[in-house]
């Protein structure tokens, strides 16, 4: 420098042939306890990474931009 893939909740990851966003851990709240731990009940808590562009409608499609994993090439 090239090239692949990936960015979604507090973390690990789903998702949508374009049509208002979802699970598990945690987490707050109640319930239970002498008070806890478990347990049950309730609660999603979120700029889908950023402009832009296409479209009636973008988390999903194009550019372009930023960050990360990986190969490759460089490498005094």
């Nucleotide at each position: 420098g090239c090239g692949a893939c990936c960015c979604u909740a507090g973390c690990u990851c789903a998702g949508u042939u374009g049509g208002u966003a979802g699970a598990g851990c945690a987490c707050c709240a109640g319930a239970c306890u002498g008070a806890a731990a478990a347990u049950c009940u309730g609660g999603g808590u979120g700029u889908c990474c950023g402009c832009a562009g296409u479209u009636c409608g973008a988390u999903u499609c194009u550019g372009c931009g930023g960050g990360g994993u990986c190969g490759c090439a460089c490498c005094a």